Notes
Model confidence (mean pLDDT): 83 of 100. The RNA shown here (SAM riboswitch aptamer (S box leader)) has 118 nucleotides and comes from Texcoconibacillus texcoconensis.

RNA sequence: CUCUUAUUUAGAGAGGUGGAGGGACUGGCCCUAUGAAGCCCGGCAACCACUCGCAUACUUAAUGUAUGAGGGAAGGUGCCAAAUCCUGCAAAGCUAUAAUGGCUUUGAAAGAUGAGAG
Numbered sequence: 001c002u003c004u005u006a007u008u009u010a011g012a013g014a015g016g017u018g019g020a021g022g023g024a025c026u027g028g029c030c031c032u033a034u035g036a037a038g039c040c041c042g043g044c045a046a047c048c049a050c051u052c053g054c055a056u057a058c059u060u061a062a063u064g065u066a067u068g069a070g071g072g073a074a075g076g077u078g079c080c081a082a083a084u085c086c087u088g089c090a091a092a093g094c095u096a097u098a099a100u101g102g103c104u105u106u107g108a109a110a111g112a113u114g115a116g117a118g
Stems, first nucleotide, its partner, number of pairs: 001118008013041001015040003021031003025088001027086002042080003047076002050072003054068005084110001089107007
């Protein structure tokens, strides 16, 4: 970097440092010197790993394996304004205008994160 797959309206500090930016991109709309990003500490969650019993199936001489629903969490990531802040393509419904439009829902796309593969 590419592919597959799962998730993406929950949750998370009025700490230290740092000094101007940040919210992927488009168009919006926001956050920010009542201090942005980054870094440290702290926290959240539970994807992977680990661990504790439980249920079911298979299995052994003892036992062990698989799956499922839970509990824990000091390991590997991740995350900690706003729904992935909204939107971008398509369809359906409602609606307005002289015309361009507006609103709602659904599905895609794109992005993000985990796990696996190349």
Its Rfam family is "SAM riboswitch aptamer (S box leader)". From the family's description: The SAM riboswitch is found upstream of a number of genes which code for proteins involved in methionine or cysteine biosynthesis in Gram-positive bacteria. It was read from a public genome assembly, where an Rfam model found it.